[in-house]
RNA sequence: GCCACCGUAGCUCAGUUGGUAGAGCAGGCGAUUCGUAAUCGUCAGGUCAGGAGUUCAAGUCUCCUCGGUGGCU
Numbered sequence: 001g002c003c004a005c006c007g008u009a010g011c012u013c014a015g016u017u018g019g020u021a022g023a024g025c026a027g028g029c030g031a032u033u034c035g036u037a038a039u040c041g042u043c044a045g046g047u048c049a050g051g052a053g054u055u056c057a058a059g060u061c062u063c064c065u066c067g068g069u070g071g072c073u
Base pairs, nucleotide, nucleotide: 001072002071003070004069005068006067007066010025011024012023013022019056027043028042029041030040031039049065050064051063052062053061
């Protein structure tokens, strides 16, 4: 230099055909217990890597940029 894949909550990831952004763990509060752990309930946490385009509507489609991984030279 070229090619492919990946980037979504603090962490690990889902989100299929474009139509309300979610789960588990972690965190806060509460219940239970003499207390702790475990369990249960509830709450909070997101510029979906950044920008532009298409569309009534984009995490999803197109283009550019950035970062990561792998391969080729």